About this RNA:
A computed fold for a 139-nucleotide RNA from an Armatimonadota bacterium, annotated as c-di-AMP riboswitch aptamer (ydaO/yuaA leader). Rfam family: c-di-AMP riboswitch aptamer (ydaO/yuaA leader). Rfam links the family to the GO terms cyclic-di-AMP binding and regulation of gene expression. The prediction has a mean pLDDT of 79.
[in-house]
RNA sequence: UAAAGCCCAGCGUUGAAUUUUCCUUAAGGAGAAACGGAGGAACCGUACUUUAGGGGUUAAUAAGUCUCUGAUAAGAGACUUUAGGGUAACUCUUGGCCCGAACCCGACAGCUAACUUCGUAAACGUAGCGAGGGUCUCG
Numbered sequence: 001u002a003a004a005g006c007c008c009a010g011c012g013u014u015g016a017a018u019u020u021u022c023c024u025u026a027a028g029g030a031g032a033a034a035c036g037g038a039g040g041a042a043c044c045g046u047a048c049u050u051u052a053g054g055g056g057u058u059a060a061u062a063a064g065u066c067u068c069u070g071a072u073a074a075g076a077g078a079c080u081u082u083a084g085g086g087u088a089a090c091u092c093u094u095g096g097c098c099c100g101a102a103c104c105c106g107a108c109a110g111c112u113a114a115c116u117u118c119g120u121a122a123a124c125g126u127a128g129c130g131a132g133g134g135u136c137u138c139g
Base pairs, nucleotide, nucleotide: 010126011125012124013123014122018033019032020031021030022029023028034120035119036118037117038116039115044110051107053108054105055104056103057102062081063080064079065078066077067076068075069074084099085098086097087096089135090134091133092132093131094130095129
């Protein structure tokens, strides 16, 4: 000096997970708005459900093949596909690329006005993968 790596800032992506007020020993605590979730009547729905448990958040459902454990039932893993989802203003169509996990309740919940209640995390990128139509805003 260069490359790689790390950190900070700005800008941005997935996601509800953002903005802000007050108290205070400045560690923390209590709120408001906004966004998101759960429980919860009537009416309607359920003729089936009830250890073959059931249910919730989420895009994250479902199927097949193979391997291992196993007396059976079943369980675990790998691969392929798939409902569904993401990809730099918004939306529709379309192509490429990618995701298609995880966690929770605890015998229990259909919908659901009033009402009650909970969350505001986490993980990433560094000119954002394109094309066409429409809309909005700015110049």